[in-house]
RNA sequence: GGGUGUGUAGCUCAGCCGGUUAGAGCACUUCACUGAUAAUGAAGAGGUCCCAAGUUCAAGUCUUGGCACACCCA
Numbered sequence: 001g002g003g004u005g006u007g008u009a010g011c012u013c014a015g016c017c018g019g020u021u022a023g024a025g026c027a028c029u030u031c032a033c034u035g036a037u038a039a040u041g042a043a044g045a046g047g048u049c050c051c052a053a054g055u056u057c058a059a060g061u062c063u064u065g066g067c068a069c070a071c072c073c074a
Stems, first nucleotide, its partner, number of pairs: 001073007010026004019057001028044005050066005
C1' cells in the first nucleotide's frame, strides 16, 4: 500500500429485513433481609449507538469519506 471484519452503558455483548421509549448480564448506588457480612429480593443511576456527511416521513441498522483496533495479502 491492497483486502476483510469489528466499533452500542464502567466491562462483556444483543439489537434480524430501517419503524413503539435503545436493551441484557456483570459491576455501581439506595432500600429490604441479617447480630454483622455474603447470598437473595426490590428500586435506581449510567448512552450524542467511534467521527462527519448523504438517502429517507423515519437511521444503532442503508450509502460515502475519515479514525481506531484485529486478521489476511504484498
Transfer RNA from a Candidatus Moraniibacteriota bacterium, 74 nucleotides, folded computationally.
Its Rfam family is "tRNA". By type it is a transfer RNA.
The prediction has a mean pLDDT of 81.